[in-house]
RNA sequence: GGGCGGAUAGCUCAACCGGGAGAGCGCCUGUCUUACAAACAGGAGGUUGCUGGUUCGACUCCAGCUCUGCCUA
Numbered sequence: 001g002g003g004c005g006g007a008u009a010g011c012u013c014a015a016c017c018g019g020g021a022g023a024g025c026g027c028c029u030g031u032c033u034u035a036c037a038a039a040c041a042g043g044a045g046g047u048u049g050c051u052g053g054u055u056c057g058a059c060u061c062c063a064g065c066u067c068u069g070c071c072u073a
Base pairs, nucleotide, nucleotide: 001072002071003070004069005068006067007066010025011024012023013022019056027043028042029041030040031039049065050064051063052062053061
């Protein structure tokens, strides 16, 4: 240099064919307990890597760019 994949909550990851952004763990509060843990109930937390485009509407489609993994010369 060329090819393929990944980037979404603090972490690991979903989101089917373009139509309400979610789960588990973690964190906070409450119940329970002498206390802690566990369990149960509730809650907070997101510029979906960046910029632009298409569309009534984009995590999803298109273009460029950044970072990263693998293959190849």

A computed fold for a 73-nucleotide RNA from a Gaiellaceae bacterium, annotated as transfer RNA. It matches the Rfam family "tRNA". The family's RNA type in Rfam is transfer RNA. The same sequence occurs in records of 2 taxa. The coordinates come from a structure-prediction model, not an experiment, and the mean pLDDT is 83. The source organism's lineage runs through Bacteria, Actinomycetota, Thermoleophilia, Gaiellales and Gaiellaceae.